RNA sequence: GCGGAUGGCUGGAUGGCCGCGUCCCCGAAAGGGGCCGAGGAAAGUCCGGACUCCACGGAGGAACGGCGCCGGGUAACGCCCGGCCGGCGAGAGCCGAGGGAAAGCGCCACAGAGAACAGACCGCCCCCGGCGAAAACCGGGGGUAAGGGUGAAACGGUGGGGUAAGAGCCCACCGCGCGACUGGCAACAGGAGCGGCACGGCAAGCCCCGCCGGGAGCAAGGCCAAAUAGGGACCGCGCGCGGGAAACCGCAGGGGCGCCUCUGCCCCGAGCAGGUCCGGGUUGGCUGCUUGAGCCAGGCAGCGAUGCCUGGCCCAGAGGAAUGGUCAUCGGGGCGCAAGCCCUACAGAAUCCGGCUUACAGGCCAUCCGCACAA
Numbered sequence: 001g002c003g004g005a006u007g008g009c010u011g012g013a014u015g016g017c018c019g020c021g022u023c024c025c026c027g028a029a030a031g032g033g034g035c036c037g038a039g040g041a042a043a044g045u046c047c048g049g050a051c052u053c054c055a056c057g058g059a060g061g062a063a064c065g066g067c068g069c070c071g072g073g074u075a076a077c078g079c080c081c082g083g084c085c086g087g088c089g090a091g092a093g094c095c096g097a098g099g100g101a102a103a104g105c106g107c108c109a110c111a112g113a114g115a116a117c118a119g120a121c122c123g124c125c126c127c128c129g130g131c132g133a134a135a136a137c138c139g140g141g142g143g144u145a146a147g148g149g150u151g152a153a154a155c156g157g158u159g160g161g162g163u164a165a166g167a168g169c170c171c172a173c174c175g176c177g178c179g180a181c182u183g184g185c186a187a188c189a190g191g192a193g194c195g196g197c198a199c200g201g202c203a204a205g206c207c208c209c210g211c212c213g214g215g216a217g218c219a220a221g222g223c224c225a226a227a228u229a230g231g232g233a234c235c236g237c238g239c240g241c242g243g244g245a246a247a248c249c250g251c252a253g254g255g256g257c258g259c260c261u262c263u264g265c266c267c268c269g270a271g272c273a274g275g276u277c278c279g280g281g282u283u284g285g286c287u288g289c290u291u292g293a294g295c296c297a298g299g300c301a302g303c304g305a306u307g308c309c310u311g312g313c314c315c316a317g318a319g320g321a322a323u324g325g326u327c328a329u330c331g332g333g334g335c336g337c338a339a340g341c342c343c344u345a346c347a348g349a350a351u352c353c354g355g356c357u358u359a360c361a362g363g364c365c366a367u368c369c370g371c372a373c374a375a
Stems, first nucleotide, its partner, number of pairs: 001371010012330007020037002023034004039346001043357002046355005051217004064213005069083005084098001085096004099208002104206002106202003121148002123144008156174006175197001176195003181190003221287004231278005236272002240251004253268005294313008331344005
């Protein structure tokens, strides 16, 4: 210098003019002044919480849904950090829904003879018969998974021995399985020794194991509360039929005793443009509302995520929705000999946090890898 990997940061500045919102101050009002005023994603609303209301006696189980290597962090997580294993890369590094397939069931397209306690299609070999001197050929019986062929996958590989031809049938090496023991908190790693080799793949198919899980969401919820209509209580007038002065009794009516019927028990008593009070509640107003798992600086512990300590700071809270527009100068990048021209992103709070994902013109920093050159 070029090419790459990872982790962060930033994503305009100054001034003029015109304008907007909350809050505060002055003012009778009109208006004036002051403070503050978007983001790394405010986005998607995909996870996890705080908060609020509703539901819920405790424990266990079933069903349903989610998660799933190990250890740690955290309020919590499906997030993050550090490891392990597998795959990819020359490397820095990247990727992985990464528990269980020797509990069971199911599936394995096409091709192929055969797809899971497999399979004789071609081939190879032996025997018998026919023809023959023999070979070849034809027919029949049997052996063989070494070779060919199909496939994503064909029941270990290479070499030698062996055999009629073959075959872990036997042997060596490689692979594989079990594995004393050692290291590690663990996932896991190494591995003496043993075993001729069994146990194909799929659980984002059912399933098994372990862990977690009530519902709804700030239009949650709380407070104040007008008029009209409607509801309830008390008072007043009045109060089914018969008897009775009344209490009460009988008959009839309505409601309740958690499905219906019967019986029983209990309760109620029509009505009124009446009066007083109560409760609910629409519109409206207030609240929840922004001081919070907060931000900045320093120190300590830790590989790290993160935690602790000290000091400082207050940083949008509107509620149909403000945070803007324009001009000039300067930046940044690209092209061009130059004058100059072009580009300057994605996007925008709405109860608040922690994450993930997605979008983003460009620019900067740190660490690392590879190549080339020079000293």